Model confidence (mean pLDDT): 84 of 100.
The part of an RNA shown here (large-subunit ribosomal RNA, domain II) has 694 nucleotides and comes from a Pirellulaceae bacterium.
Lineage of the source: Bacteria > Pseudomonadati > Planctomycetia > Pirellulales > Pirellulaceae.
The full RNA is in RNAcentral, with records from ENA.
Context: one part of a larger RNA
RNA sequence: UCCGGCGAGUUACCGUCGGCAGCCUGGUUAAGGCCUUCAGGGCCGGAGCCAUAGGGAAACCGAGUCUGAAUAGGGCGAAUUUGUUGCCGGUGGUAGACCCGAAACUGCGUGAUCUACCCAUGAGCAGGUUGAAGCGCGGGUUAAACUGCGUGGAGGACCGAACCCACUUGGGUUGAAAACCGAGGGGAUGACUUGUGGGGAGGAGUGAAAGUCUAAUCAAACGCAGAGAUAGCUGGUUCUCUCCGAAAAAUAUUGAGGUAUUGCCUUGAGCCACUACGCGUUGGGGGUAGAGAGACUGAAUUGGCAUGGGGGCCCUUCCAGGUUGCCCAGCCGAGCCAAACUCCGAAUACCAAUGCGACUAUCUCAGGAGACAGACCACGAGGGAUAAGCUUCGCGGUCGAGAGGGAAACAACCCAGACCAUCUGCUAAGGUCCCAAAGAAGUACUCAGUCACUAAGGAAGUGAUAUUGCUGAGACAGCCAGGAUGUUGGCUUAGAAGCAGCCACCAUUUAAAAAGUGCGUAACAGCUUACUGGUCGAGCAAUUUCGCGCCAAUAAUGAACGGGAGUAAGUACUUCACCGAAGCAGUGGGUUCAUUGGUUCUUCGGAGCCAGUGAGCGGUAGGAGAGCGUAGUACAUCAGAUACAAGCCAUACAGUAAUGAGUGGUUGCGGGGUGUACUAGUGAUUAUGUCGGA
Numbered sequence: 001u002c003c004g005g006c007g008a009g010u011u012a013c014c015g016u017c018g019g020c021a022g023c024c025u026g027g028u029u030a031a032g033g034c035c036u037u038c039a040g041g042g043c044c045g046g047a048g049c050c051a052u053a054g055g056g057a058a059a060c061c062g063a064g065u066c067u068g069a070a071u072a073g074g075g076c077g078a079a080u081u082u083g084u085u086g087c088c089g090g091u092g093g094u095a096g097a098c099c100c101g102a103a104a105c106u107g108c109g110u111g112a113u114c115u116a117c118c119c120a121u122g123a124g125c126a127g128g129u130u131g132a133a134g135c136g137c138g139g140g141u142u143a144a145a146c147u148g149c150g151u152g153g154a155g156g157a158c159c160g161a162a163c164c165c166a167c168u169u170g171g172g173u174u175g176a177a178a179a180c181c182g183a184g185g186g187g188a189u190g191a192c193u194u195g196u197g198g199g200g201a202g203g204a205g206u207g208a209a210a211g212u213c214u215a216a217u218c219a220a221a222c223g224c225a226g227a228g229a230u231a232g233c234u235g236g237u238u239c240u241c242u243c244c245g246a247a248a249a250a251u252a253u254u255g256a257g258g259u260a261u262u263g264c265c266u267u268g269a270g271c272c273a274c275u276a277c278g279c280g281u282u283g284g285g286g287g288u289a290g291a292g293a294g295a296c297u298g299a300a301u302u303g304g305c306a307u308g309g310g311g312g313c314c315c316u317u318c319c320a321g322g323u324u325g326c327c328c329a330g331c332c333g334a335g336c337c338a339a340a341c342u343c344c345g346a347a348u349a350c351c352a353a354u355g356c357g358a359c360u361a362u363c364u365c366a367g368g369a370g371a372c373a374g375a376c377c378a379c380g381a382g383g384g385a386u387a388a389g390c391u392u393c394g395c396g397g398u399c400g401a402g403a404g405g406g407a408a409a410c411a412a413c414c415c416a417g418a419c420c421a422u423c424u425g426c427u428a429a430g431g432u433c434c435c436a437a438a439g440a441a442g443u444a445c446u447c448a449g450u451c452a453c454u455a456a457g458g459a460a461g462u463g464a465u466a467u468u469g470c471u472g473a474g475a476c477a478g479c480c481a482g483g484a485u486g487u488u489g490g491c492u493u494a495g496a497a498g499c500a501g502c503c504a505c506c507a508u509u510u511a512a513a514a515a516g517u518g519c520g521u522a523a524c525a526g527c528u529u530a531c532u533g534g535u536c537g538a539g540c541a542a543u544u545u546c547g548c549g550c551c552a553a554u555a556a557u558g559a560a561c562g563g564g565a566g567u568a569a570g571u572a573c574u575u576c577a578c579c580g581a582a583g584c585a586g587u588g589g590g591u592u593c594a595u596u597g598g599u600u601c602u603u604c605g606g607a608g609c610c611a612g613u614g615a616g617c618g619g620u621a622g623g624a625g626a627g628c629g630u631a632g633u634a635c636a637u638c639a640g641a642u643a644c645a646a647g648c649c650a651u652a653c654a655g656u657a658a659u660g661a662g663u664g665g666u667u668g669c670g671g672g673g674u675g676u677a678c679u680a681g682u683g684a685u686u687a688u689g690u691c692g693g694a
Stems, first nucleotide, its partner, number of pairs: 001694006011095013026050003032044005054061002064076004098236002101233001105226006117199008125190001127159003130155001134151006163187003167184005202218001204214002239627006249262005264370001265368006275361002277357008290344001291342002297338002301334005307329004311324004374399004379394005404415003419589004424585003430579003433564003439576007451566001457551002461548004466543005478535005484508003489503003514529001518527002590617012628683001630680009647666005653660002
């Protein structure tokens, strides 16, 4: 992991609501007793309980009572009344209370055969080395000290087996082994090692101290018990179909992943009001969007002034005066702003009245819930950086709980809401060259494979648009020619001659020619431009707006049309077709609700069945309803044991499903089928479920 068995809302009591039943001349017995055809039933038993009256804390009063000084007012009652007993079902409370699951806590015991420490009594340590004290002899001394040689045999001494340990490394790591094996390593007469016996223990022991060790268990051992501890936590919770169908909010909370009340769902009963809802009309209040500024508060740019004040500078003994690339205020002109500005001011929304519509539902009471982690998208806002697949509100949608088609793939985007069947049709979004169902036509644009990622910014890309100027009295571009004189203008300067700089910018001759456009020179010179003529011969120049393109464009395999491919099969506009979904329609069928007709029953309220018509039938949590099957009991009935039970196997049949039947085979006696009731240890793909098997 798979297969098979087992495996989770139960039971008792007390409430509460509903259904059914009995009685209502109120209902009902409990313990107990008697009888019996005997564990089933019948008859007694009225103690007690509920109801029949409430109010008050109570005394107490009583259709009233409490509060109060009150005969007031107010609260709760009465008048307007229905119960009670049992069974079944929903749900609450108390109990383990749907099942499994802690870590822990407490009590009583069991452990020191492992291990830590201690006590008693024993045992063990090859071999080799070193050579302390002491002693002897000699030397030495007054005697000592000291010293040489010998002897001697000390040591948590040295080397190294047994023995003990475990520092390094290789292997092993579902091991040969729940700590080992190999190669090396340390101690090896000692604070050594070891046998046997003994001691003390669970908040306790023991500890050369590591929270170590106390039987493979230790920041509190193990066993049993309290005990089904508790678990606002995780997991699991078993057959079918039908109808409806949420929430992820508000408020409170030692509250935030829990819970309660309300809102939202469901079931029943009541209410029947043009009540809710939708649309229209009419009437309202408003200060948002927008807008505004001589209508305030505030913010805020700039020009001007025979204005005022301050500052700076100049001048000044003082008084005064002058001036200004400054500041403030005032006035005039222009221009710009605000969530906490408003002289103004919508659309919506909201409130009310009224008319119409309606397949819808509002409202009240009662039973049952679930939910209170929401997500994205569009729009209006706050926070953030007008960041986030960010965060917090408002409003709507979708997902959640929604399948189908489209967007290559893609909960939340676009289209569209799946009762079932159908080898019928029409459409939506989106598409129609091939993959891949379906297409053609017209007018333009694009050359970039743009289409098929992006900006600021940039550019004689290209098409269209509008305006202005020049132009057969010859434009624009090119080419040929001219481009002069006073004069080297004045100043400045070493120089300044059109061309360093300052001032001025005249005049003359002209077809035209600057007191000079750009190079250039030390300064001149030189080249060139404006300007003019000629040549040429038709458009030229500048600007505006729009369409489609270009560059900007850089990341790790090629990977930014879904691919092929496409110059349209790209883009814009236009036209008519077609394809395309579980949408709509056709045909057949099922079911729910409403309604009509018929029929049967009736407790006269209604209920069942059949037929017609209409509207519905996605669905998680969840509510409601109807059923299938399992085990057993009672009654009825049927079949039946060799003419073949249960079980098992096969099967093309029936039913919307859970399931059921028939037939055949197998098997070999345990019993079985159907109907109606009742009872429940009643349904398993999942709990790292549990037991067995593979």